[in-house]
RNA sequence: AUCCGCUAAAAGCAAAACCAUUGAAAGGUGGUGACGCAAAGCUACAGGGGCUUGUAUACACAAGUACAUGCCAGCCAGUUGCCGGA
Repeated sequence: AUCCGCUAAAAGCAAAACCAUUGAAAGGUGGUGACGCAAAGCUACAGGGGCUUGUAUACACAAGUACAUGCCAGCCAGUUGCCGGA
């Protein structure tokens, strides 16, 4: 430096659900809680993908449909890194 996570140790994160709070919504934050995770650390216009549609805009001008500037890193990706092994 690269690859791997079969064994060990030490730590770490925390899904769903429920409660509180915030937001138009998606979602966020805190608590309880553990489904899982070897990067479930970090990065969201300036990689791909997904979610939402109050406002604005376009279409319809009736219901509504589309659209991100709002979100998701526990979808892939990028990037940094602990322990052990080869």
The RNA shown here (c-di-GMP-I riboswitch aptamer) has 86 nucleotides and comes from Firmicutes bacterium HGW-Firmicutes-14. NCBI's taxonomy places the organism under Bacteria, Bacillati, Bacillota. It was read from a public genome assembly, where an Rfam model found it. Model confidence (mean pLDDT): 81 of 100.